Predicted 3D model of a 73-nucleotide RNA (transfer RNA) from an uncultured Clostridia bacterium.
Its Rfam family is "tRNA".
The coordinates come from a structure-prediction model, not an experiment, and the mean pLDDT is 81.
RNA sequence: GCUGAUGUGGCUUAGCAGGUAAAGCACUGCCUUGGUAAGGCAGAGAUCACGGGUUCGAGUCCCGUCAUCAGCU
Numbered sequence: 001g002c003u004g005a006u007g008u009g010g011c012u013u014a015g016c017a018g019g020u021a022a023a024g025c026a027c028u029g030c031c032u033u034g035g036u037a038a039g040g041c042a043g044a045g046a047u048c049a050c051g052g053g054u055u056c057g058a059g060u061c062c063c064g065u066c067a068u069c070a071g072c073u
Stems, first nucleotide, its partner, number of pairs: 001072007010025004019056001027043005049065005
């Protein structure tokens, strides 16, 4: 330099035929306990890496940029 993959709550991931984002762990409150842990109930938290485009509508499609990883020269 070229090619490909990945980027989604604090962490690990799902979401793939475009229709408004889900789960586990963690966190907060309550219940339970003599007190923890475990368990149960409820709750908060993501403009989906960034910037554009297409569309009535984009995490999802297209283009560019950035980061990480892999391969090739």